A computed fold for a 92-nucleotide RNA from an uncultured Acidimicrobiales bacterium, annotated as Glycine riboswitch aptamer. The prediction has a mean pLDDT of 77. The model forms 83% of the base pairs in the Rfam consensus.
[in-house]
RNA sequence: AACUGCGUCGUGGGAGAGAGAUGGCUUCGGUCAUCCGCCGAAGGUGCAACCGUCCCCGGAAACUCUCAGGCACAAGGGACCACACCGCAGUU
Numbered sequence: 001a002a003c004u005g006c007g008u009c010g011u012g013g014g015a016g017a018g019a020g021a022u023g024g025c026u027u028c029g030g031u032c033a034u035c036c037g038c039c040g041a042a043g044g045u046g047c048a049a050c051c052g053u054c055c056c057c058g059g060a061a062a063c064u065c066u067c068a069g070g071c072a073c074a075a076g077g078g079a080c081c082a083c084a085c086c087g088c089a090g091u092u
Base pairs, nucleotide, nucleotide: 001092002091003090004089005088006087007086010083011082012081013080018036020035021034022033023032024031025030037071038070039069043067044065046063050059051058052057
C1' cells in the first nucleotide's frame, strides 16, 4: 500500500398497521384520557435450527411474544442496505 472482517460517526434509501368510538381541552391546526381493533423493523422476552466443544454450560434469528414502541399527512423514530472517513484485528 492492497484486500477482508468488526465497530463509531456522517450521508442516502428505508416498511407495516383505525382520518376508529366516547369524553375533556382547543388558537379548530390539533391535543389528552379511556375502550376496542391492528402493526413489527428502536429496545426487550422466549423457543430453537445452528455455533462454540463430546457433556455441562454459554451464545444465538429478520422467527416468536407484542412488555415497550408504533397505527391520516407532515415531523420524529426506524431493523436492514449502500457509500465514505476513522479505529482495531488478520492476510498478501